Transfer RNA from a Dehalococcoidia bacterium, 73 nucleotides, folded computationally. Model confidence (mean pLDDT): 81 of 100. Its Rfam family is "tRNA". Its family is annotated with triplet codon-amino acid adaptor activity in the Gene Ontology. Rfam classes the family as a transfer RNA. RNAcentral holds the sequence, with entries from ENA.

């Protein structure tokens, strides 16, 4: 440069057009316990990489740019 993939919670990832965006883990709280760890319950944390477009509706479909892998000259 070209090509293909990935960006979504402190971290790892699900969600692939529909109504309030989950889930594990991590953090704080409270139960437990002499104290702690495991264990149980419950809390808080997201403008779903930025801009723009299609659409009644967009994390999701389309164009850009950033940024990461990966492959190729």
């Nucleotide at each position: 440069g070209c090509g293909c993939c990935c960006g979504u919670a402190g971290c790892u990832c699900a969600g692939u057009g529909g109504a309030u965006a989950g889930a594990g883990u991590a953090u704080c709280u409270g139960g437990c316990u002499u104290c702690g760890a495991a264990c149980c319950a419950g809390a808080g944390g997201g403008u779903c990489g930025g801009g723009g477009g299609u659409u009644c509706g967009a994390a999701u479909c389309c164009c850009u740019c950033c940024g990461g892998g990966c492959g190729u000259g």